Predicted 3D model of a 94-nucleotide RNA (Glycine riboswitch aptamer) from a Planctomycetota bacterium. It was read from a public genome assembly, where an Rfam model found it.

[in-house]
RNA sequence: CAAAGUGCUGGCGGAGAGCGUCUCCGCGCGAGGCCGCCGAAGGGGCAAGCCCGCAAGGGCCUAAACUCUCAGGCAAAAGGACGCCGGCGGGCAA
Repeated sequence: CAAAGUGCUGGCGGAGAGCGUCUCCGCGCGAGGCCGCCGAAGGGGCAAGCCCGCAAGGGCCUAAACUCUCAGGCAAAAGGACGCCGGCGGGCAA
């Protein structure tokens, strides 16, 4: 001097599941109740691993697109993990 990764940001793409039913009211694509569902905002949980122990077991730590569905969502809009391109920033290698 200087990649890449972590971070922020712009654009594009981006799934799933009842436009269910009842009530209220300023009558709307609104709010609430009930039933049925979804997983890809967020959140929770666990394996492997490590430690103790003769063993049985116990403890520690941690991840996911797995799992739970608390939250959120189930026409459109919005949101949306993640991916691609770009910008900012950063920073140690060769």